[in-house]
Molecule: c-di-GMP-I riboswitch aptamer
Organism: Bacillota bacterium
RNA sequence: UUCCGAUAAAGGCAAACUUGUCGAAAGGCAAGGACGCAAAGCUACGGGUCUAAGGCCAGGAUUAGAGGUUAUGGUUCCUGGUUAUGAUCGCCGGGUUGCCGAA
Numbered sequence: 001u002u003c004c005g006a007u008a009a010a011g012g013c014a015a016a017c018u019u020g021u022c023g024a025a026a027g028g029c030a031a032g033g034a035c036g037c038a039a040a041g042c043u044a045c046g047g048g049u050c051u052a053a054g055g056c057c058a059g060g061a062u063u064a065g066a067g068g069u070u071a072u073g074g075u076u077c078c079u080g081g082u083u084a085u086g087a088u089c090g091c092c093g094g095g096u097u098g099c100c101g102a103a
């Protein structure tokens, strides 16, 4: 120095859950709390997973003008499908930085 990782030492992080808050949601943040973690530090770069506001598609309902047409159309609402530009680094891999030192 690299690999490696102790029932070592000094420290560190904090799952579920609860409260508050932001968000359409997934989820984030803060406080409490510890299941765990040697990168459970950082980075959404690749794959996976989660969500679907907006978009698109389909179905149903609704509604309108001085007159006519445009109308297998438009408006508004509901339901379903699909989609990441959203999220997750405590799902895996990659990149990058780093504490300690028994075997």
Base pairs, nucleotide, nucleotide: 004101005100012037013036017032018031019030020029021028022027035090041096042095043094045093046092047091048088049087050086054083055082056081057080058079059078060077061076063074